[in-house]
Context: one part of a larger RNA
């Protein structure tokens, strides 16, 4: 390349991070419960490689609480990419001015209703400047 223009949202296609997540394997820490090797004290025994109480406890088995890491059924938006689909919201009074804020409604841009705001064209009329 200048309205044969510029531009929005759904929707389909591919790619990438990402969020949330039933569910699952782990690690770290801490609290109980169960059995208890051994060691240490007492007792009882002439003795024992014996028994009985205490008590410190090494290993195992179990519940629970914080945490931290990892895989995930599926869900969720976001961000990209010549020439896919639907309509056309928005820029010129963009063909119902437009924006905000809230309620409500719709494939979708985005209607509609109530305050606001000029960052609104157009005609009047007033004051001001040149």
């Nucleotide at each position: 390349c200048a309205c044969c223009g510029c531009c929005c949202g759904u929707c389909a296609a591919a790619g990438c991070a990402c969020c949330c997540g039933a569910g699952u394997g782990g690690g770290g820490u801490c609290c109980g419960g169960a059995u208890g090797a051994g060691g240490c004290c007492g007792g009882c025994g002439c003795a024992a490689c014996g028994c009985c109480g205490g008590u410190c406890g090494a290993a195992u088995c179990u519940g629970g609480g914080c945490u931290c890491c990892g895989c995930a059924a599926g869900g969720g938006g976001g961000c990209u990419u010549a020439a896919g689909u639907c309509g056309u919201a928005a820029c010129a009074a963009g063909g119902u001015a437009g924006c905000c804020g809230u309620a409500g409604g719709g494939g979708a841009a985005u209607c509609u209703g109530c305050g606001g705001c000029u960052g609104g064209a157009u005609c009047a009329c007033c004051u001001c400047c040149a």

A computed fold for a 130-nucleotide part of an RNA from Haloterrigena salina JCM 13891, annotated as small-subunit ribosomal RNA, 3' minor domain. Rfam family: Archaeal small subunit ribosomal RNA. On this family, see Yusupov et al., Science 2001: "Crystal structure of the ribosome at 5.5 A resolution". The prediction has a mean pLDDT of 81. The source organism's lineage runs through Archaea, Methanobacteriati, Methanobacteriota, Halobacteria and Haloterrigena salina.